[in-house]
RNA sequence: GGGCCGUUAGCUCAGCGGUAGAGCGCCCGCCUUACACGCGGGAUGCCGGGGGUUCGAAUCCCUCACGGCCCA
Repeated sequence: GGGCCGUUAGCUCAGCGGUAGAGCGCCCGCCUUACACGCGGGAUGCCGGGGGUUCGAAUCCCUCACGGCCCA
């Protein structure tokens, strides 16, 4: 230098044009002498930045940034 993949909640990841989700974690309550487990409830996202397409974009296109792999 070229190619491919990834970037979404605190963490690990879903989501494939029409309301952003799960597990774990966190907070509150119940349970317990207490803790853990279990049960019930709750909070948490400018979807990496910018621009474009569209009635509508996490999703499609361009570009930049960061990370990983491969080629030279």

A computed fold for a 72-nucleotide RNA from an Elusimicrobiota bacterium, annotated as transfer RNA. The sequence was found in a public genome assembly. It matches the Rfam family "tRNA". About the family: Transfer RNA (tRNA) molecules are approximately 80 nucleotides in length. Rfam classes the family as a transfer RNA. The prediction has a mean pLDDT of 82.